[in-house]
RNA sequence: GGGGGUGUAGUGAAGUGGUAUCAUUGGAAUCUCCAAAAUUCCAGUCGGGGGUUCGAUUCCCUCCGCCCCUG
Numbered sequence: 001g002g003g004g005g006u007g008u009a010g011u012g013a014a015g016u017g018g019u020a021u022c023a024u025u026g027g028a029a030u031c032u033c034c035a036a037a038a039u040u041c042c043a044g045u046c047g048g049g050g051g052u053u054c055g056a057u058u059c060c061c062u063c064c065g066c067c068c069c070u071g
Base pairs, nucleotide, nucleotide: 001070002069003068004067005066006065007064010024011023012022013021018054025043026042027041028040029039030038047063048062049061050060051059
């Protein structure tokens, strides 16, 4: 240089055109003599930019980070 994969809450992952979800973490409450556990509620996320579309995390282009193959 060429080719492929991947990027989603602090962390680990699902989702793949129509409200972004689960676990964990964090905060609050209930319970308890106190704590732990348990239960309930809340907060926080689609790598950047552009395009297509009524609508994009999803499709297309480009850039960036990481990984693999190849010269």